Context: one part of a larger RNA
RNA sequence: UGACGGGGGCCCGCACAAGCGGUGGAGCAUGUGGUUUAAUUCGACGCAACGCGAAGAACCUUACCAACUCUUGACAUCCUACGAACUCGCUAGAGAUAGCUUGGUGCCUUCGGGAACGUAGAGACAGGUGCUGCAUGGCUGUCGUCAGCUCGUGUUGUGAAAUGUUGGGUUAAGUCCCGUAACGAGCGUAACCCUUAUCCUUAUUUGCCAGCACGCAUGCCGGGAACUCUAAGGAGACUGCCGGUGAUAAACCGGAGGAAGGUGGGGACGACGUCAAGUCAUCAUGGCCCUUACGAGUUGGGCUACACACGUGCUACAAUGGCCGGUACAGAGGGCUGCAAACCCGCGAGGGGGAGCCAAUCUCACAAAACCGGUCGUAGUCCGGAUCGGAGUCUGCAACUCGACUCCGUGAAGUUGGAAUCGCUAGUAAUCGUGGAUCAGAAUGCCACGGUGAAUACGUUCCCGGGCCUUGUACA
Numbered sequence: 001u002g003a004c005g006g007g008g009g010c011c012c013g014c015a016c017a018a019g020c021g022g023u024g025g026a027g028c029a030u031g032u033g034g035u036u037u038a039a040u041u042c043g044a045c046g047c048a049a050c051g052c053g054a055a056g057a058a059c060c061u062u063a064c065c066a067a068c069u070c071u072u073g074a075c076a077u078c079c080u081a082c083g084a085a086c087u088c089g090c091u092a093g094a095g096a097u098a099g100c101u102u103g104g105u106g107c108c109u110u111c112g113g114g115a116a117c118g119u120a121g122a123g124a125c126a127g128g129u130g131c132u133g134c135a136u137g138g139c140u141g142u143c144g145u146c147a148g149c150u151c152g153u154g155u156u157g158u159g160a161a162a163u164g165u166u167g168g169g170u171u172a173a174g175u176c177c178c179g180u181a182a183c184g185a186g187c188g189u190a191a192c193c194c195u196u197a198u199c200c201u202u203a204u205u206u207g208c209c210a211g212c213a214c215g216c217a218u219g220c221c222g223g224g225a226a227c228u229c230u231a232a233g234g235a236g237a238c239u240g241c242c243g244g245u246g247a248u249a250a251a252c253c254g255g256a257g258g259a260a261g262g263u264g265g266g267g268a269c270g271a272c273g274u275c276a277a278g279u280c281a282u283c284a285u286g287g288c289c290c291u292u293a294c295g296a297g298u299u300g301g302g303c304u305a306c307a308c309a310c311g312u313g314c315u316a317c318a319a320u321g322g323c324c325g326g327u328a329c330a331g332a333g334g335g336c337u338g339c340a341a342a343c344c345c346g347c348g349a350g351g352g353g354g355a356g357c358c359a360a361u362c363u364c365a366c367a368a369a370a371c372c373g374g375u376c377g378u379a380g381u382c383c384g385g386a387u388c389g390g391a392g393u394c395u396g397c398a399a400c401u402c403g404a405c406u407c408c409g410u411g412a413a414g415u416u417g418g419a420a421u422c423g424c425u426a427g428u429a430a431u432c433g434u435g436g437a438u439c440a441g442a443a444u445g446c447c448a449c450g451g452u453g454a455a456u457a458c459g460u461u462c463c464c465g466g467g468c469c470u471u472g473u474a475c476a
Base pairs, nucleotide, nucleotide: 001476002475003473004472005471007470008469009468010467011466012465013464015460016459019424020423021422022421023420026315027314028313029312030311031310032309033308034306035305042053043052064301065300066299067298068297069296070295073125077124078123079121080120081119082118083117086103089100090099091098092097107114108113127290128289130288131287132286136284137283138279139278140277141275143273148187149186150185151184152183153182154163155162156161167178168177169176193267194266195265196264198235199234200233201232202231203230208224209223212222238261241255242254243253244252245251317417321376322375323374324373325372326371333364334363335362338357339356343352344351345350383414388409389408390407391406392405393404394403430452431451432450433449434448435447436446
């Protein structure tokens, strides 16, 4: 100087407390461990691994296993020879591939040849998701959006070092003020950026419709530029104003005005560093290793196994509910190998159909919970839907291993969950639907969107994490 203390002081955070809803019990989904297996590819392991890499494993993907094949190679550059490239068909085979065979003769040219491509050959070389993240770059997580981390000069000390950065106040903040052997500065904080909340100006189509007309009716049409919205530019919030407290300071408390008030809400943004944290399987890369194989191709299988254990979720156990009928209101997105309307068929998944739309125009697309009426009456039920049988639809060469969905039947566990444990402070939790990425198909996951919309916070003694000062130490 640090680190640590079941030392002290001060102060924060959904850290506790106060509340609301969960997890832990059930069924299923999904990830992991374990076991099994020819293989169940690999990585991730307290917080910070476990719906994680994977924004999507039937083949492909795919790295794993078995079998069958290739060896200058599936891919790159160079050389030689031949042939344009390419392509029809037959045979063998699981296919890769092998054999035979049909058509084709192109482009540039100084007629020597050349360009692209294919086949064969020789070697230089290719190739490796093989190892090492404890050799590395890059990227990322975490402490933590915590308020800290440092430097120059000066000063003090023999020196390590200190001072500044401590102290008195204050703040979300090393934020600001005052004091001060320090004076300044940098990286952080804040602000600048995006979005949301109010208003103005401009613009007026595909969006809008107040007033005027037209029409049985729908902004449908004439028209309008007010309003909504859209999207560009501005205004607005700064403790600016008033009162009080305070050291006359910084600031704090209350108030006015205001759409918004003291960082208005949300996002992006992550200091010096820590964990030899994670990643050699995104990529790049040193070293090591393989080179008729640890490289490459194909078919099939596996990654989907199942006594069990754990994590994360979904659906429930019902009446604030289930079912039936009626009826209302979003936002944000996607759409040309695409979204697909009307209409017809089907109980339905869906099929036929193809208008319109490169989309403020058309379409996906009926939002659902809510509201109104009816029914059920506390029951393993008109709750719950697992499982299984049958029949189908769709995607796709192909749904056996191993897809999603529909219909009929079947109706399991489950009556609110032990010890323990998680999230959340407001348009939040809870609850209800909607969309998107990936994607042929395949979400209860992920990302986004709106609808309805709470309760509680006395307080900081305690648990956890963190910041500053101080103290002890046989630790570095």
RNAcentral holds the full RNA, with entries from ENA. Small-subunit ribosomal RNA, 3' major domain from an uncultured prokaryote, 476 nucleotides, folded computationally. It matches the Rfam family "Bacterial small subunit ribosomal RNA".